[in-house]
RNA sequence: GCGCUUAUAGCUCAGUGGUUAGAGCAGGGAACUCAUAAUUCCUUGGCCGUUGGUUCAAAUCCAACUGAGCGCA
Repeated sequence: GCGCUUAUAGCUCAGUGGUUAGAGCAGGGAACUCAUAAUUCCUUGGCCGUUGGUUCAAAUCCAACUGAGCGCA
């Protein structure tokens, strides 16, 4: 220099154009217990890397840029 993959909650990841985004772990509260742990229930937390484009409608499709990873030279 060229190509490919990837970016969603504090962490690990789903979500594959359509009703203002979910799970597990984690955090907070409660129940249970003499108490702790375990278990169960409730709950907190995101405008989806940035900027544009396509569309009636974009986390999702397209382009550029930024970060990370891999390959070729």
Transfer RNA from a Crocinitomicaceae bacterium, 73 nucleotides, folded computationally.
RNAcentral holds the sequence, with entries from ENA.
Rfam family: tRNA.
Its mean pLDDT, the model's own confidence on a scale to 100, is 82.
The organism belongs to Crocinitomicaceae, within Bacteria.